[in-house]
Context: one part of a larger RNA
Molecule: small-subunit ribosomal RNA, 5' domain
Organism: uncultured Planctomycetota bacterium
RNA sequence: GAACGAACGCUGGCGGCGUGGCUAAGACAUGCAAGUCGAACGGACUAUCCCAUAGAGUAAUCUAGAGGAAUAGUUAGUGGCGAAAGGGUGAGUAAUGGAUAGGUAACGUACCCUGUGCUUCGGAAUAGCGGCUCGAAAGGGUCGGUAAUACCGAAUAAUAUCGCUUGUCGAUAGACAGGCGCUCAAAGAUUUAUCGGCGCAGGAGCGGCCUAUCUCCUAUCAGCUUGUUGGUGAGGUAACGGCCCACCAAGGCUAUGACGGGUAGCGGGACUGAGAGGUCGGCCCGCCACAUCGGGACUGAGACACUGCCCGGACCUCCACGGAGGGCUGCAGUAACGAAUAUUGCGCAAUGGGCGAAAGCCUGACGCAGCGACGCCGCGUGCGGGAGGAAGUCCUUCGGGAUGUAAACCGCUGUCAGGGGUAAGAAAGUCCGUUUCGGCGGAUUGAUCCAACCCAAAGGAAGUCACGGCUAACUCUGUGCCAGCAGCCGCGGUAAGACAGAGGUGGCAAGCGUUGUUC
Numbered sequence: 001g002a003a004c005g006a007a008c009g010c011u012g013g014c015g016g017c018g019u020g021g022c023u024a025a026g027a028c029a030u031g032c033a034a035g036u037c038g039a040a041c042g043g044a045c046u047a048u049c050c051c052a053u054a055g056a057g058u059a060a061u062c063u064a065g066a067g068g069a070a071u072a073g074u075u076a077g078u079g080g081c082g083a084a085a086g087g088g089u090g091a092g093u094a095a096u097g098g099a100u101a102g103g104u105a106a107c108g109u110a111c112c113c114u115g116u117g118c119u120u121c122g123g124a125a126u127a128g129c130g131g132c133u134c135g136a137a138a139g140g141g142u143c144g145g146u147a148a149u150a151c152c153g154a155a156u157a158a159u160a161u162c163g164c165u166u167g168u169c170g171a172u173a174g175a176c177a178g179g180c181g182c183u184c185a186a187a188g189a190u191u192u193a194u195c196g197g198c199g200c201a202g203g204a205g206c207g208g209c210c211u212a213u214c215u216c217c218u219a220u221c222a223g224c225u226u227g228u229u230g231g232u233g234a235g236g237u238a239a240c241g242g243c244c245c246a247c248c249a250a251g252g253c254u255a256u257g258a259c260g261g262g263u264a265g266c267g268g269g270a271c272u273g274a275g276a277g278g279u280c281g282g283c284c285c286g287c288c289a290c291a292u293c294g295g296g297a298c299u300g301a302g303a304c305a306c307u308g309c310c311c312g313g314a315c316c317u318c319c320a321c322g323g324a325g326g327g328c329u330g331c332a333g334u335a336a337c338g339a340a341u342a343u344u345g346c347g348c349a350a351u352g353g354g355c356g357a358a359a360g361c362c363u364g365a366c367g368c369a370g371c372g373a374c375g376c377c378g379c380g381u382g383c384g385g386g387a388g389g390a391a392g393u394c395c396u397u398c399g400g401g402a403u404g405u406a407a408a409c410c411g412c413u414g415u416c417a418g419g420g421g422u423a424a425g426a427a428a429g430u431c432c433g434u435u436u437c438g439g440c441g442g443a444u445u446g447a448u449c450c451a452a453c454c455c456a457a458a459g460g461a462a463g464u465c466a467c468g469g470c471u472a473a474c475u476c477u478g479u480g481c482c483a484g485c486a487g488c489c490g491c492g493g494u495a496a497g498a499c500a501g502a503g504g505u506g507g508c509a510a511g512c513g514u515u516g517u518u519c
Base pairs, nucleotide, nucleotide: 001519002518003517004516006515007514008513009512010511013379014378015377016376017375018374019372020371021337027334028333030332031331032330035081036080037079040078041077043075044074045073046072047071048070049068050067053064054063055062056061088290089289090288097215098214099213100212101211102210103209104208107207108206109205112203113202114201115200116199117198118197119196120154121153122152123151129144130143131142132141133140134139162167174195175194177192178191179190216262217261218260223253224252225251228250229249230248231247232246233245235243265287266286267285268284269280270279271278272277292313293312294311295310296309315326316325317324318323343369345368346367347366351365352363353362354361355360382412383411384410385409392403393402394401395400416460418455419454420453425449426448429444430443431442432441433440434439463508464507465506466505467504468489469488470487474503475502476501477500478499484491485490
């Protein structure tokens, strides 16, 4: 000199873009952060409608209404898909990690795309529900009965499987809409379109595994290793493999640093530097690891699963003492810790994600707003004129000099802030109608942000550090080795340009200075 996720002191007008728990991976009150589909299913409920029947009325009609397979809507449960993404953190990890380059003839893949074939016939349950019942609660028990795109059996079978030519094995589910047609009605039969379901092959994207090279300090760590190194066989896995097991052999690594100890997530990159290099890895992107601590598997295309399950530990909460419940390293927020780090905000309008045929619903991802000069950048705090030069203050050789065109005063302007005012835009879509299928017309969707223009008025907006040398900037007074200063040299013991105050001056400026850290 440059830099910072900074902090501290003094000061502080506005805006844009960024950025903000580096400490206790210590503990957490409260709310929200993952749902969705009624066009998979049986019910339940609400409204309307129809209606046997009953009542009122002379009548039209009105009222009630068992029931309904009608219409519209809601949804606890079964079922499907999602919940393995998105979001957070950096504890652990020196290699089961990362980076780069390859390999997989040793592998997987839900949703998506392409091609091809199939979607036949049956069955048994169960939740919801109803009855009874246990419990303070959380939550159950038993009996009865019901549906499905839930579950099971049979048939069909190739380019799939096994096996090695005789064969073997092996799947499914329907929904909605329209047409035709039968009937008093219902049931039923047939056909078309769309969305699904099952098998196989291929693709895309995503992943698993393997290899090579590189990847901090330490020898005051020199030897380490028994599933250890290799083989055979069996098991296991989507897949190779001591991955696991039995048996056999006795190997394997190491001074080119094994083994041990310490430290640490890695990279793209960031800072600095002329470069070489040194230091760092916060924000953003990729990979990895973790989810109170330790262990385990289940489900599934995918997890050994942050807001799933089970067991154990610590801690916390409720309790009728018999038992139950919990996990912010999600977004806010709390106390604690600390030099130190923000709102218990608005919205799904946009982008993206999940579900759905769609409308739509959900989304603390995200888009915005709020707070902090924490950083970078931009703007302003006025402009012109105005005396040998007011007052005040300071200095003085008492003549004067400095502050200083500075002020006053005169003229002008209107950035920003303030008051009013809002257009376009960020909107693509979606719905309805129509269509010659290209479109056209209409309606509608903004949390948030904002211009022009109008009004007023110099009005609302400057500090901070330094002034002995390094180093730009000097005098007076006070103090008297005291009080104090200080980055280094050093100042202060009665004329201190170095302490303190004042005037003046210099630097930078909405900041200035100090401290810390890196180059």